The prediction has a mean pLDDT of 80. The RNA shown here (FMN riboswitch aptamer (RFN element)) has 146 nucleotides and comes from Alkalicoccobacillus porphyridii.
Parts: sequence; C1' cells; structure tokens
RNA sequence: UUUUUGCUUCGGGGCCGGGUGAAAAUCCCGACCGGCGGUGAUGAGACGUAUUGUCUCUUAGUCCGUGACCCGUUUUUCUUUGAAAAACGGUGGAUCUGGUGAAACUCCAGGGCCGACAGUGACAGUCUGGAUGGGAGAAGGAAAAA
Repeated sequence: UUUUUGCUUCGGGGCCGGGUGAAAAUCCCGACCGGCGGUGAUGAGACGUAUUGUCUCUUAGUCCGUGACCCGUUUUUCUUUGAAAAACGGUGGAUCUGGUGAAACUCCAGGGCCGACAGUGACAGUCUGGAUGGGAGAAGGAAAAA
C1' cells in the first nucleotide's frame, strides 16, 4: 500500500410574499431546495528538469451508476388465512441554446425541465406520517492475509 473480517461515529435541503375560495404551505402568480459514488477543461495549492510536467484538494439535481418508497422470488424464523429478517431481482425523474476551446450534456451566459408512498376541509419536491426507521456511502481506529 492492497484485500478480507468485524467495530464505532456520521450520513437530505426547501413555499418568504400574494390571488381565488367555506376550506389550499396542496390550485394559480411568484419564491425556494438539490442525497451518495464516479467522470471531469472550474478554481486553489505544492513540487519541478520551468515544458502541452507531476502530485494533492476541489467542480454535474438533469451524463454513468446508486439509495430511500413500492413490487416480486428464494431461504430462515415466528404467536402461521399472515408477519418479520436476510439475499437476489424488478420498478423508479429531468437539458437545451449560445460562447470559449483541440476537446465541454460538467466551465461561462441564457432559457427550460424534474422530484417515492400514505394522509389532508382542496390536487403537495417544500406541510404531516411510516421515520428516535432504513440507507447509497463517508470518516476513524482494530485484527488477519498478501
């Protein structure tokens, strides 16, 4: 340094203002928000043989994947018309135009678009709830092996 095992901790943001109405944080105008890993031409720093070099940190809601929700299969367990857990699988949203350039769906400018399920005096990305849950994963330290 790499791999494996197990442990601890961490691990999601947002309707201000107005209209209609008996009633809307749900409709309408406008406002606001952007999980995790990867990629990567922002940016910053270090080294340097000073080069089109090397290294580190950092840069995407809409690219490539992925998680929560929901569904299924198998196995196991239980107080068994069912329930729970684990593994595996399925489902699951959205981007263009211009600029620069050798190269951009990532940079710069502009305009769009998207957002589980259940609930609700009225249709929810933003309220309430499952959830003091789960979780992609992140950090730390431990053991073993190479």
Description: The RNAcentral record of the sequence draws on Rfam.